[in-house]
The RNA shown here (small-subunit ribosomal RNA) has 1496 nucleotides and comes from an uncultured bacterium. The RNAcentral record of the sequence draws on Greengenes.

C1' cells in the first nucleotide's frame, strides 16, 4: 500500500466482499509448565446458610458467664493434696444496660437521569465543616430523673406495660461572658452591584465534665485562624427524531414576608403580563458522565468492562428523625408487591457487600486462608473488629516467557503415495543406529528476600517529647521463589488451509447427488473448489469459526466528493431572516497572532533510567495533556465606530426597438349549417373495403344568410418575456431591456431557508357559447383474437367570464451573481464614421465553428461543462417506492412532505468491436425475372422415419441426414437374435521346459464347430546344435463395449465468397482505431488516384493438368498422299512418315494495335488482325475462422468397463418384415411417338481364374468345340439420327407393374433372399393441388457406350465417355444468400436474441381492517397513610417538653374523559423471491402505430 466482482472487451460511476487490528467474549478440535493481569455483558430476577461494624471498664451503675485468689463447709483420704458445695465485684476481666465515638467511610450496582448530572473554567462580600492543627480565655455552684437490676401484667411469638431503687463525661438550673450573636448609633475603608463594614459606645442572650495515674498528660467549654471535606451560582461543551412547531400559570418579573448553613418562586400574599422557541422550545426515543480504551497517517469514528474521579440507587413509592455530615445498602415510620412464621389474634424479612443457590442464558469462578503487610473504626495502650485488603483455589479467557531435544547418520532401508523414459522420483537425515545435553519432569537436600515499622526492655542526645543505637517479639502465602545433587530423551504437538483474492497440488471416490461457499462461484463420469489419502503451506500451546467495533471506505468528503448524459439544479420570479460584500483614511482590539501566569488529579500513553534471570509487569524522573481562563504586546486581515470617494447599484434627460401584458373595436379567406336556383346518380372513404350520405334529389355548382373558432403569405439559427409562453389590423392603458449624455445619490449591493406571486396541456365548479376537431361511446373493417392502429359518426372538452387546481422530458435534462481568459464567421437593436451603397468601429442581444483548459468519454469551449469568489437547492447502490403511515393543502381528481421490513450483486454512464434490423446507400450470385426441362399425382427401384420383431446390428437427422458410410447383406461379410462349443483363448509374441514333427488323406458320430480313427510324413549342421512346428507353464491377449462433449487424422458447410491479419509508425487514458477508409474500376482488398501512414503475410490472380491453333523432333500396334504387289473386299503386304493421329518440347493472347470516353487504372466498339479477345472453356487448388457440425464402426489414441465373457468358433435366422409417411430415382401416360426392316458416324476405359468371337445347337438367356488378345494390333457392331413400311388418338400395336408356366447361369447352397431368357397375363397411369428443383452454351434437354465393387447380383445407383443439340436474360422493384460503407440497439449463447404485464402455484415481508389486549406519560374529581410545619392545648410534667384534637401538603387508592405508542386480528391490498405453467407481444431495430413525460 491494495485486491475480487457489472462487460465479448474498455474507461468511468457505484455498491457488495476480502486481506489488518481489537474484545470482560462464546463455540469446535487439541492441550506440558511459569509469571502477570482478567472473569454474570442476560433477570436493578428471587434468595437457603455463614460471614461483611464495631469499639471504649482510663465515662457509669454493676456482675449473667469464665478464670485466679481469699474465707467457710463437705467428701476421698497418701495430713496436705485432689474434687465438690458455698461465700467475697476485693482482682483479671466482662454478657446485657446507661453513656461517648463510629455506623454518612470502606464495599456493590448502573435501574433512573438528556440534567449544572458530568467535564472544564470562573465566582460565593450568599455558605457549613465532627475528628486533626494553631492561638486566646475558661473549666464555679447546684438539681431532679432514668435504664440496667428487682417485683409484677399481657402475649403463641415478636414484644409490651405497670411499680420500686440507683449512677454518670446522660439531662436540667444558676453564676461568670473577654470573645461570639442580635439590636441601635457612628462610618476609617472596601466591593461589579444590591451592599459590606473596621476602631468605638449602649442594651440583650448563650458555656463547661470529668477520668486515670498520682509528675505530667488525656479530656470538656467559648472564640478566632488553618487544613480537609462539603453546599450553591454562572460561561462553554455534552445522542437521535420536525412524519414532535408551538410550549408555559408559580409560569416570567417586582414588592413584602416565611424558610434555609446559604442564594433563589424554594414556599406564601399582593401587583404586572410576561418568559422560552427554527441558533430547534415542547414532546418522543435512547443513555449514567469523565479520565480513558480500540482503531486510524491524521482529522475522525466507535466504546465507557477491569483501575481512578464524580453522580445516582439500595425490593417499589413516600417521609422525616438522629447527627458535624443522611433524608441513611446490613437505621426508623407509612403504603404496595412478594416470601416466611403463626395458637389466626398477630408478627418477621430485604445479598445491586463476600462466598454460595435457583432461574434466565451461547456464557462468566471457592459456601477457601489471614489480619503478616497496606488502609479504616474504637481505644491512653495492649488490643479488638475489618469477605476493605493481602493471598491461595478454578478457568487457554488475554499478554509475556520456557520446553517438547542436540549432533552425527544413505544399502537415500521398509512401508505409504504419486509420476515414470522402468533407470528412477517423493515422504527423507526423516527413521533405525551412534554419541551428547538435562531447561522441564520425578526424587532427595539446602534455602526465610519481602520485616521492619509498631510494641517491650536498655543506653544516648537535646529544643523534654521526640529522635538515634542495641537486644527481644511479630509471616497468611510458605514444605514458596531460588540453589544444589541424582535418574534418564526420558514426561510434553496440534489446528486450519492448499480454484482466484491468498502462501501451499496430486491420486482415488462421488456424478447438479452427497456436499462446499467470505465474494466471484464449484459439483451433470477425467472436480487442484465436495469426501478420503499422500504431499505441501501458515500459525503454534494453540488453531479455526461465530458475534461486535474501527480500518481499508476520499462510500457523508473540515482535512477530502459531487449534481449536461452515471444518483443529484428547486418550473419561474419577488422578497424576510440569515450568509457574503467596492476604494481611501482614522480609531478600537471582539476574532486573529505572540509572550507569560494559573489550571489541565493520579493512573493510562510516551522518552530515559532502575527492579523482578529476560520479557510481559512494576517503579522513578522528564516531556506531553493539542483545552479553558487571567494579564501584557501587535494591528496586516475579518469585525465594530467615524470621516470621505465613485468604478458597483440606482436616478435623470434624449432616442429609437420589439408576435411583452391587459382591455376594446374592426377585417377577409376557409369549414359547417340554413334558404333558394341549376343539375342527376351516385358521393364518400381505403392497402382493399364496408359502415355512412343519397331519387324525400345527395356529391358537384351559383347566390344570399347565420354562427363559432383560428389568423394563409410575410416568417427567418427573426424578435419579446423571469419562466410558462406570445403572431390578422387598429386604439387606449401598463411593463421592459438597449443606446447616447455623464447631471444627481453615494455601497443604497449579491444571494435567499421559510413566505408571497406567476405557472403549458389536461382536469374541477358555476354561467355562457359550440363552426372545426374530438377522450368516452356506437358502427364498419383488419385479425387467431383486435376492448387498438385504419374508416364513418360522435358526447364531454377544445372557446369566453369568474373561481379552484399547481403538475410536465415545466429541457440547454446545465440555479443565480461578479471578475478574468485565443480566434474566425453570420445575424438583430442603438450610436459614431462614411455624400449614398458598402465598409470600419463602440455597446447590448441571438447563432455556427474552433484553440488552450476541462471532462470517464461523448463533448463544452467569452451565452463554458475553463480559471476564481459568494449564496441557495439537491445527491450518496438497484428494487421495494415517490409507495405505506402520519401531517398540510384541495370540491374532487389529486398535490406537497416522505420511510421501513424484505430482496439482489449488481443497477448504471460514455465509448469500442461484432451481430442483428419488417434502417439507409453501393454491389454480386440461375437469387428473382425471361425461358427450357423436371419433382409433388401413377407403378416400380432405393434410402429414411414409424411400427413390428427373438433380432429386424450400428452410425448419419434443416440448409450441410435420407441411391448417405455401402464402389455391390443368399452362407461369408455381420457388428444383431436363437442354439451348441472353447477359456493363455480365433490371430500375434517373449521366456522356460518337453517333443520331433507339423500336417494329415480315409472312415465313423454330430446340424456343424468338434471329437475319435489314423495310411502317409521334415530341412541345415562345424555334430555342440540351429531352423521350423506342436504341447505344457508363465507374461503379454482380445472387445464393431462407452465417451467424436477428452483427442489425432480426415471430411461437410458458409464459399472459390473476397476477405483475414501482422511489423513499425501515428491517434486514443483504454478496449481499439488507422493501414483495410474515400473517388473511380474490377470476377476479385483486381488495380489507379487520394491519404498518418509505410511496408509485409495468408487468401485473389498467376505458376500445374486437360482442351482449342500452330511449330520442332520421333514413327508402331497408328496413317496411306506418292511408288509397287495382292484380294470377292479391307493399309492386306513391301515401302514411306507427307497428312491424320500418338507422344515429347515449344509458340500463341498482352486491352498489344485503332477509334471514342477517362487524370490514371480501366471501360466501350458488328473495329482490325487472329484458331482463339478481354480470367477462351474445364479441372486441381478452399485464407483467418464458424457450426463443442460428422466420424472412437476405416485407422490411431487418453480414460472407463467385460475377462469360463461385452472375447472366440460353429449351424440356423435377421439386416430383405409392412397399416403408413417422406426423400432420391427409373419407366410411363404416347404420333416431335410405338413397332418392323434397312442404314451412317464416336470417345473413354477394362481384360489371361479374364475379355471375347468364327462355327455349331437353342426362339432366347446360354452352351459346346476351335480361334484372337498379356492389348494404338483382339474384344469394337454405338444409340438417338436418316430411309422405307405400319399403327390413326384408343387405356390403344401407348404403358409395362403384378401373376402363372417353362428355362439358363453363378455358386457348397438361389425356400426365406439372386440375375437373366421364353410363352402367357396386361394393373395404375391420358401430363399431375398448394408448393418446389436444376440449368446461361457445346450448357439444358435427349441418346447410347464404358469402368469400379463383383462367384453371381437385386445398378433404375455412383463415377466417367462421347453423339445430336436449343430457348431466354427487359432488368435489379421484390424472395433467398453474400460482400463493403453507414445508422440505431436495452442483443454478445449475439433476433431461433432480449424482454413486459395479468392469471395459476409455493414461500417471505409489509400496509389496511370490525375489534380485542397491553404500556408509559399527562389532566380533572373524590379519598387520603406516615411525616414535617402550623393552630389550639382546660390533661401530664418543677421545667424543657409531651399527650390529644384541628389545618395545609402528599405517597398510594378509586372514578372519568381524551391523546400517544406497541402487540394481535376473520378478511383484504399491493410488493419481493422461486430451471423448464397459461395468455398475449407492450419495450429494445423505423421493434413492425417512433418512443417518452404530464393529464383525463
Nucleotide at each position: 500500500a491494495g485486491a475480487g466482482u457489472u462487460u465479448g472487451a474498455u474507461c468511468c460511476u457505484g455498491g457488495c466482499u476480502c486481506a489488518g487490528g481489537a474484545u470482560g467474549a462464546a463455540c469446535g478440535c487439541u492441550g506440558g509448565c511459569u509469571a502477570c493481569a482478567g472473569g454474570c455483558u442476560u433477570a436493578a430476577c428471587a434468595c437457603a446458610u455463614g460471614c461483611a461494624a464495631g469499639u471504649c471498664g482510663a465515662g457509669g451503675g454493676g456482675a449473667a458467664a469464665c478464670g485466679a485468689c481469699g474465707g467457710g463447709g463437705a467428701a476421698g483420704c497418701u495430713u496436705g493434696c485432689u474434687u465438690c458445695c458455698u461465700u467475697g465485684g476485693g482482682c483479671g476481666u466482662c454478657g446485657a444496660c446507661c453513656g461517648g465515638c463510629g455506623c454518612a467511610c470502606g464495599g456493590g450496582u448502573g435501574a433512573g437521569u438528556a440534567a449544572c448530572g458530568c467535564g472544564u473554567a470562573u465566582c460565593c462580600a450568599a455558605c457549613c465543616u465532627g475528628c486533626c492543627u494553631c492561638u486566646g480565655a475558661c473549666u464555679g455552684a447546684g438539681g431532679g430523673a432514668u435504664a440496667a437490676c428487682c417485683c409484677g401484667u399481657c402475649g403463641a411469638a415478636a414484644g409490651u406495660c405497670g411499680g420500686c431503687c440507683u449512677a454518670a463525661u446522660a439531662c436540667c438550673u444558676c453564676a461568670u461572658a473577654g470573645c461570639a450573636u442580635c439590636g441601635u448609633c457612628u462610618g476609617c475603608g472596601g466591593g461589579c452591584a444590591u451592599c459590606c463594614a473596621a476602631c468605638g459606645a449602649c442594651g440583650a442572650u448563650u458555656a463547661a465534665a470529668g477520668g486515670u495515674u498520682u509528675c505530667a498528660u488525656c479530656g470538656g467549654u467559648c472564640a478566632g485562624g488553618g487544613a480537609u471535606g462539603g453546599g450553591g451560582a454562572u460561561g462553554c461543551g455534552u445522542c437521535u427524531g420536525a412524519u414532535u412547531a408551538g410550549c408555559u400559570u408559580g409560569u416570567u418579573g417586582g414588592c413584602g414576608g416565611g424558610g434555609u448553613a446559604a442564594c433563589g418562586g424554594c414556599c406564601c400574599a399582593c401587583c404586572a403580563a410576561g418568559g422560552c422557541g427554527a441558533c430547534g422550545a415542547u414532546c418522543a426515543g435512547u443513555a449514567g458522565g469523565g479520565g480513558u480504551u480500540c482503531u486510524g497517517a491524521g482529522a475522525g469514528g466507535a466504546a465507557g468492562g477491569u483501575c481512578c474521579c464524580c453522580c445516582a440507587c439500595a425490593u417499589u413509592g413516600g417521609a422525616a428523625c438522629u447527627g458535624a455530615g443522611a433524608c441513611a445498602c446490613g437505621g426508623u415510620c407509612c403504603a404496595a408487591a412478594c416470601u416466611c412464621c403463626u395458637a389466626c389474634g398477630g408478627g418477621a424479612g430485604g445479598c445491586a457487600g463476600c462466598a454460595g443457590u435457583g432461574a434466565g442464558g451461547a456464557a462468566u469462578a471457592u459456601u477457601g486462608g489471614u489480619c503478616a503487610a497496606u488502609g479504616g473504626g474504637c481505644g491512653g495502650g495492649a488490643g479488638c473488629c475489618u469477605g476493605a485488603a493481602c493471598c491461595a483455589g478454578c478457568c487457554a479467557a488475554g499478554u509475556a516467557g520456557c520446553g517438547u531435544g542436540c549432533a552425527g547418520g544413505a544399502u537415500g532401508a521398509c512401508g505409504g503415495c504419486c509420476c515414470u523414459a522402468u533407470g528412477g522420483g517423493u515422504u527423507g537425515u526423516a527413521a533405525a543406529c551412534u554419541g551428547c545435553u538435562u531447561u522441564u519432569a520425578u526424587g532427595c537436600g539446602g534455602g526465610g528476600a519481602u520485616a521492619a515499622c509498631c510494641g517491650g526492655g536498655g543506653c544516648c542526645a537535646c529544643g523534654c517529647g521526640u529522635g538515634g543505637c542495641c537486644c527481644c517479639c511479630u509471616g497468611c502465602a510458605g514444605g514458596u521463589a531460588c540453589c544444589g545433587c541424582a535418574u534418564g530423551a526420558a514426561u510434553a504437538a496440534g489446528g486450519a488451509c492448499c480454484g482466484g483474492c491468498u502462501a501451499a497440488u496430486u491420486c482415488c471416490g462421488u456424478g447438479c447427488c452427497a456436499g462446499c461457499a467470505g465474494c466471484c462461484g464449484c459439483g451433470g463420469u477425467a472436480a487442484u473448489a465436495c469426501g478420503g489419502a499422500a504431499g505441501g503451506u501458515c500459525c503454534g500451546g494453540g488453531c479455526g469459526u461465530u458475534a461486535u467495533c474501527c480500518g481499508g471506505a476520499u462510500u457523508c468528503a473540515u482535512u477530502g466528493g459531487g449534481u449536461u448524459u452515471a444518483a443529484a439544479g428547486g418550473g419561474a420570479g419577488c422578497g424576510u431572516a440569515g450568509g457574503c460584500c467596492g476604494u481611501g483614511g482614522a480609531u478600537u482590539a471582539a476574532g486573529c497572532g505572540u509572550g507569560u501566569u494559573g489550571u489541565g488529579a493520579a493512573a493510562u500513553g510516551u522518552a530515559g533510567g532502575c527492579g523482578c534471570u529476560c520479557g510481559g509487569c512494576g517503579u522513578c524522573u522528564g516531556a506531553c495533556u493539542u483545552g479553558c481562563a487571567g494579564c501584557g504586546c501587535g494591528a496586516a486581515c475579518u469585525g465594530g465606530u467615524c470621516c470621505a470617494c465613485u468604478u458597483g447599484a440606482g436616478u435623470g434627460u434624449g432616442c429609437g426597438c420589439g408576435a411583452c401584458g391587459c382591455a376594446g373595436g374592426c377585417g377577409g379567406a376557409a369549414u359547417u349549417c340554413g334558404u333558394g336556383g341549376u343539375g342527376u346518380a351516385g358521393c364518400g372513404g381505403u392497402g382493399a373495403a364496408a359502415u355512412g350520405c343519397u331519387u324525400a334529389g345527395a356529391u358537384a355548382u351559383c347566390a344570399c344568410g347565420a354562427g363559432g373558432a383560428a389568423c394563409c403569405c410575410c416568417g427567418a439559427u427573426u424578435g419579446c418575456g423571469a419562466a410558462g409562453g406570445c403572431a390578422g389590423c387598429u386604439u387606449g392603458c401598463g411593463g421592459g431591456a438597449g443606446c447616447a449624455c455623464c447631471a444627481c445619490u453615494g455601497a443604497c449591493g449579491c444571494u435567499g431557508a421559510g413566505g408571497c406571486u406567476c405557472g403549458a396541456a389536461g382536469g374541477u365548479g358555476c354561467g355562457g357559447g359550440u363552426a372545426c376537431c374530438g377522450a368516452a361511446c356506437a358502427g364498419g373493417a383488419u385479425u387467431a383474437g383486435a376492448u387498438a392502429c385504419c374508416c364513418u359518426g360522435g358526447u364531454a372538452g377544445u372557446c369566453c367570464g369568474c373561481a379552484c387546481g399547481g403538475u410536465a422530458a415545466a429541457c440547454g435534462a446545465u440555479g443565480g451573481a461578479u471578475g478574468c481568459c485565443c480566434g474566425u464567421u453570420c445575424u438583430c437593436c442603438g450610436g459614431c464614421u462614411u455624400u449614398u451603397u458598402u465598409u470600419g468601429u463602440c455597446g447590448g442581444g441571438g447563432g455556427a465553428c474552433c484553440g488552450a483548459g476541462c471532462g470517464a468519454a461523448a463533448g463544452c469551449a467569452u451565452u463554458g461543462a475553463g480559471c476564481a469568489u459568494c449564496c441557495c437547492a439537491c445527491c450518496u447502490g438497484g428494487g421495494g417506492a415517490g409507495u405505506a403511515c402520519g401531517c398540510c393543502g384541495g370540491c374532487a381528481a389529486c398535490g406537497g412532505u416522505g420511510a421501513a421490513a424484505c430482496u439482489c450483486a449488481a443497477a448504471g454512464g460514455a465509448a469500442u468491436u461484432g451481430a442483428c434490423g419488417g434502417g439507409g446507400g453501393c454491389c454480386c450470385g440461375c437469387a428473382c425475372a425471361a425461358g427450357c426441362g423436371g419433382a409433388g399425382g401413377a407403378a416400380c427401384a432405393u434410402g429414411u422415419g414409424g411400427u413390428u420383431u427373438a433380432a429386424u446390428u450400428c452410425g448419419a437427422u434443416g440448409a450441410u441426414a435420407c441411391g448417405c458410410g455401402a464402389g455391390g447383406a443368399a452362407c461369408c461379410u455381420u457388428a444383431c437374435c436363437c442354439g451348441g462349443g472353447c477359456u493363455u483363448g480365433a490371430a500375434u509374441u517373449g521366456c522356460a521346459g518337453a517333443c520331433g514333427a507339423a500336417c494329415g488323406a480315409u472312415u465313423c458320430a454330430g446340424a456343424g464347430a468338434u471329437g475319435a480313427u489314423g495310411a502317409g510324413g521334415c530341412c541345415c549342421u562345424u555334430c555342440g546344435g540351429g531352423g521350423c512346428g506342436u504341447c505344457u507353464g508363465u507374461g503379454a491377449a482380445g472387445g464393431u463395449g462407452c465417451u467424436g462433449c477428452a483427442u489425432g487424422g480426415u471430411u461437410g458447410u458458409c464459399g472459390u465468397c473476397a476477405g483475414c491479419u501482422c511489423g513499425u509508425g501515428c491517434c486514443g487514458u483504454g478496449a481499439g482505431g488507422u493501414g483495410u477508409c474515400g473517388g473511380c474500376u474490377u470476377a476479385a482488398g483486381u488495380g489507379c488516384c487520394a491519404u498518418a501512414a509505410c511496408g509485409a503475410g495468408c487468401g485473389c490472380a498467376a505458376c500445374c493438368c486437360c482442351u482449342u491453333u500452330c511449330u520442332u523432333c520421333a514413327g508402331u500396334u497408328g496413317c496411306c498422299a506418292u511408288c509397287a504387289g495382292g484380294u470377292g473386299a479391307u493399309g492386306c503386304u513391301g515401302g514411306g512418315c507427307a497428312c491424320u493421329c500418338u507422344g515429347u518440347a515449344g509458340a500463341u493472347a498482352c486491352u498489344g494495335c485503332c477509334a471514342c470516353c477517362g487524370c490514371a487504372a480501366g471501360g466501350u466498339g458488328u473495329g482490325a488482325g487472329g484458331a482463339a479477345g478481354g480470367u477462351g472453356g474445364g479441372g486441381a487448388u478452399g485464407a483467418c475462422g464458424u457450426c463443442a457440425a460428422a466420424u472412437c464402426a476405416g485407422c490411431a489414441c487418453g480414460g472407463c468397463c467385460c475377462u469360463u465373457a461385452c472375447g472366440u468358433c460353429c449351424g440356423g435366422g435377421g439386416c430383405u418384415a409392412c397399416a403408413c409417411a417422406c426423400g432420391u430415382g427409373u419407366u410411363a401416360c404416347a404420333a416431335u411417338g410405338g413397332c418392323c426392316g434397312g442404314u451412317a458416324c464416336a470417345g473413354a476405359g477394362a481384360g489371361u481364374u479374364g475379355a471375347u468371337u468364327u462355327u455349331g445347337u437353342g426362339c432366347a438367356a446360354a452352351c459346346a468345340c476351335g480361334a484372337u488378345c498379356u492389348a494404338a494390333u483382339c474384344c469394337u457392331u454405338a444409340a438417338a439420327u436418316c430411309c422405307g413400311g405400319u399403327c390413326c388418338c384408343a387405356g390403344u400395336u401407348c404403358g409395362g407393374a403384378c401373376u402363372g408356366g417353362g428355362g439358363u447361369c453363378u455358386g457348397c447352397a438361389a425356400c426365406c433372399c439372386g440375375a437373366c431368357c421364353c410363352c402367357a397375363c396386361g394393373a395404375a397411369g391420358c401430363u399431375g393441388g398448394a408448393u418446389u428443383c436444376g440449368c446461361u452454351a457445346g450448357u439444358a434437354a435427349u441418346c447410347g457406350c464404358g469402368c469400379a465393387u463383383c462367384a453371381g447380383c437385386c445398378a433404375u445407383g455412383g463415377c466417367g465417355c462421347g453423339g445430336u443439340g436449343a430457348a431466354u436474360a427487359c432488368g435489379u422493384u421484390c424472395c433467398c444468400g453474400g460482400g463493403c460503407c453507414u445508422u440505431g440497439u436495452a442483443c454478445a449463447c449475439a433476433c431461433c436474441g432480449c424482454c413486459c404485464g395479468u392469471c395459476a402455484a409455493g414461500c417471505c415481508u409489509u400496509g389496511a381492517a370490525a375489534g380485542c389486549c397491553g404500556g408509559g406519560g399527562g389532566u380533572g374529581c373524590c379519598u387520603g397513610a406516615a411525616g414535617u410545619c402550623u393552630g389550639u392545648g382546660a390533661c401530664c410534667g418543677c421545667a424543657a417538653g409531651g399527650a390529644a384534637c384541628g389545618g395545609c401538603c402528599u405517597a398510594g387508592g378509586g372514578c372519568a374523559a381524551a391523546a400517544c405508542c406497541g402487540g394481535u386480528g376473520a378478511u383484504u391490498g399491493g410488493g419481493g423471491c422461486u430451471a423448464a405453467g397459461u395468455c398475449g407481444u407492450a419495450a429494445c431495430a423505423a421493434g413492425g402505430u417512433a418512443g417518452c413525460c404530464g393529464u383525463a

Its mean pLDDT, the model's own confidence on a scale to 100, is 82.